Predicted 3D model of a 113-nucleotide RNA (Guanidine-I riboswitch aptamer) from Bauldia sp. Rfam family: Guanidine-I riboswitch aptamer. On this family, see Barrick et al., Proc Natl Acad Sci U S A 2004: "New RNA motifs suggest an expanded scope for riboswitches in bacterial genetic control". It was read from a public genome assembly, where an Rfam model found it.
RNA sequence: GUGCAGCGCGUCUAGGGUUCCGGCCGGGUCUCUCCUCCCCGGCGCUGGUCCAAGAGAUGCGGGUUCGGGGCAGCAGCUUUCGAAUUACACGGCGGGCCAAAAUCCCGGGAGGU
Numbered sequence: 001g002u003g004c005a006g007c008g009c010g011u012c013u014a015g016g017g018u019u020c021c022g023g024c025c026g027g028g029u030c031u032c033u034c035c036u037c038c039c040c041g042g043c044g045c046u047g048g049u050c051c052a053a054g055a056g057a058u059g060c061g062g063g064u065u066c067g068g069g070g071c072a073g074c075a076g077c078u079u080u081c082g083a084a085u086u087a088c089a090c091g092g093c094g095g096g097c098c099a100a101a102a103u104c105c106c107g108g109g110a111g112g113u
């Protein structure tokens, strides 16, 4: 310097914003007046819906090694059962998706050690 591998999905959480619900504020129609209903606008505002982690949790599966059985027979079989193992992991700017944002995706990227 190059190549291969460092796994997938579900459920959730940190986190995230604002489509929808709700909340708060202002305005409007009706009315003698007020309240309510309804309509319009504004505000992410504890929340619900929603999105959500490679380096977060958990479950199921997959991979690898070894052993036993089955099929087969000199090689093997996403065949079955069991055991072990699946380590480590600092990280921009910028861009993208959806309504929008994000530890989502680009990305175990660039870069760094």
Stems, first nucleotide, its partner, number of pairs: 007061006015051002020048002022045001023043006062086008070077002088108001090111001094106003